[in-house]
RNA sequence: GGGCCCUUAGCUCAUUUGGUAGAGCGCCGCGUUUGCAACGCGGAGGUGACCGGUUCGAGCCCGGUAGGGUCCA
Repeated sequence: GGGCCCUUAGCUCAUUUGGUAGAGCGCCGCGUUUGCAACGCGGAGGUGACCGGUUCGAGCCCGGUAGGGUCCA
């Protein structure tokens, strides 16, 4: 320098042929207990890496940028 892949909640990851984002763990509250844990119920938490484009509508399609992984030189 070039090819391919990845970037979504605090962490690990779903969400597939475009229709407005969810799970597990973690966190907070309540119940249960003398108390803790476990369990049950409820809740908070996301400009979907960044900048543009296409579209009535983009996490998803297109271009660019950045970071990471991998292979080639």

The RNA shown here (transfer RNA) has 73 nucleotides and comes from a Candidatus Kerfeldbacteria bacterium. The organism belongs to Candidatus Kerfeldiibacteriota, within Bacteria. The sequence was found in a public genome assembly.